[in-house]
RNA sequence: GAUUUAUAAAGAAGAGGCGAGAGAUCAGGCUCAAUGACCCUCUGGCAACCGCUCGGUUAAACAGCUGAGAAACGGUGCCAAAUCCUGCCCCCGGUGUUCGGGGGAAAGAUAAAUG
Numbered sequence: 001g002a003u004u005u006a007u008a009a010a011g012a013a014g015a016g017g018c019g020a021g022a023g024a025u026c027a028g029g030c031u032c033a034a035u036g037a038c039c040c041u042c043u044g045g046c047a048a049c050c051g052c053u054c055g056g057u058u059a060a061a062c063a064g065c066u067g068a069g070a071a072a073c074g075g076u077g078c079c080a081a082a083u084c085c086u087g088c089c090c091c092c093g094g095u096g097u098u099c100g101g102g103g104g105a106a107a108g109a110u111a112a113a114u115g
Stems, first nucleotide, its partner, number of pairs: 002114006013043005021032003026087004044079003049075002052069006083107001088104006
């Protein structure tokens, strides 16, 4: 990097380093940034996907599915803004036009699994 499944309006920042752009990509918007962003390191934290504990499901058990729990010890992830917003399709409302609301798709992110 590929495929499948799941999740997303919640939550969680200090210090040091660097020094100019950053928010995935393209476009538009908006925002962050020399009062130092982004990124890197350290420390701290958030969450609960996997793993873990106790149940349910079973005649009994494994697997699976499912409910609850812990987070001090494991594997990841994350710690501006909804995945920052919009873009394509459908529905509703409005309309001269721009537009507003809802649903879905696509793309990206993360986890788990597979080859």
Molecule: SAM riboswitch aptamer (S box leader)
Organism: Crocinitomicaceae bacterium